[in-house]
Model confidence (mean pLDDT): 75 of 100. A computed fold for a 367-nucleotide RNA from a Desulfobulbaceae bacterium, annotated as Bacterial RNase P class A. The model forms 91% of the base pairs in the Rfam consensus. The sequence was found by an Rfam model in a public genome assembly.

RNA sequence: GAGGGCGGGCGCAUGAUCGCUCCGGCUACCGGCCGGAGAGGAAAGUCCGAACACCACAGGGCACGGUGGUUCGUAACGCGAACCGCGGGCAACCACGGGAAAGUGCCACAGAAAAUACACCGCCGAUGGAAUGCGUGCAUUCACAGGCAAGGUUGAAAUGGCGAGGUAAGAGCUCACCGCUUUCGUGGCGACACAAAAGGCAGGGUAAACCCCACCGGGUGCAAGACCAAAUAGGGAAGCGUUUGAGGGCUGCCCGCCUGAAGCUUCCGGGUAGGUCGCAAGAGCUGCCGGGCGACCGGCAUCCCAGUCAAAUGAUCAUGGCCUGUACAAACAGGGACAGAAUUCGGCUUACAGCCCGCCCUUUUUU
Numbered sequence: 001g002a003g004g005g006c007g008g009g010c011g012c013a014u015g016a017u018c019g020c021u022c023c024g025g026c027u028a029c030c031g032g033c034c035g036g037a038g039a040g041g042a043a044a045g046u047c048c049g050a051a052c053a054c055c056a057c058a059g060g061g062c063a064c065g066g067u068g069g070u071u072c073g074u075a076a077c078g079c080g081a082a083c084c085g086c087g088g089g090c091a092a093c094c095a096c097g098g099g100a101a102a103g104u105g106c107c108a109c110a111g112a113a114a115a116u117a118c119a120c121c122g123c124c125g126a127u128g129g130a131a132u133g134c135g136u137g138c139a140u141u142c143a144c145a146g147g148c149a150a151g152g153u154u155g156a157a158a159u160g161g162c163g164a165g166g167u168a169a170g171a172g173c174u175c176a177c178c179g180c181u182u183u184c185g186u187g188g189c190g191a192c193a194c195a196a197a198a199g200g201c202a203g204g205g206u207a208a209a210c211c212c213c214a215c216c217g218g219g220u221g222c223a224a225g226a227c228c229a230a231a232u233a234g235g236g237a238a239g240c241g242u243u244u245g246a247g248g249g250c251u252g253c254c255c256g257c258c259u260g261a262a263g264c265u266u267c268c269g270g271g272u273a274g275g276u277c278g279c280a281a282g283a284g285c286u287g288c289c290g291g292g293c294g295a296c297c298g299g300c301a302u303c304c305c306a307g308u309c310a311a312a313u314g315a316u317c318a319u320g321g322c323c324u325g326u327a328c329a330a331a332c333a334g335g336g337a338c339a340g341a342a343u344u345c346g347g348c349u350u351a352c353a354g355c356c357c358g359c360c361c362u363u364u365u366u367u
Stems, first nucleotide, its partner, number of pairs: 001363010012320007020038008040338001044349002047347005052221004064217005069083005084097002087094002098212002103210002105206003120152002122148003127145002129142006160178002163175003179201001180199004185194003225277004235268006243261001247259004284303001286301006322335005
């Protein structure tokens, strides 16, 4: 210099003008003035785990659902860290993770055969059979019975691998090595690793098929829930009233007139609209120190950091900065993503213009 792997960070800045929401203060009154605060790394998807709230609930089991190497971290998790095994990569590194020798089921196409194995091409034909020859128990031939699974062919996948012996040809049939299983030993908290002995070749794939094993799991979500509380219509109680006339209309009031055969008034209670709380000091932010390989934990200091519900957080302009183009400079033009709080946290996943930083690996050249 080139190529690659892993991790972290930024996500335009400043000012002016006109507006919006909230808080504090001053005026004073329902309007002004001043000051302050006002989206994100994902606020998103609502996938997982919690806090919180209400409802349900003796205890245990079945069923159902979820998770799945080990140890650790965490309030908890399906999240994270380190390690283990296996696969990929020259490497940095990345992907995957209980059980298929407990049982049942399934395995398209191709292929002989997809699992009680089997035989298309092929090899053999020792043994038995047939034919021929002769020296009558041997030779040759046939490929008929039969034997074999080494080689070829199909497939994503073919019944331990490889070498030697063995055989008519072959085959764990036998042997060495590797693999596998069992037992034992050593190391490790553990997953597991290493070593030894024996056995004998059992073991295709699929568990996001049923199933088995271990562990976990009550339901509903802030439209949870608590409090305050109009009008109208119901409910309850008390008082007044039914020819001794409550109430209503005419009326400013009284009298009066009309109407009226029954309700009227007050209080209480539930509940709706509406309002307040829940709801912003928290498994909190930042910095330093300490512990740990790490996820993370502890201590000290410091800060207060949106709170809406017709759901605020905006628009315009100027200057500067970044990127792209006009070959460079100057100048000019254009661009600036994904997206937007809604009870709150911890994760995961997904989207993202343009950039910045750190560590590591491979390779080339030079020193």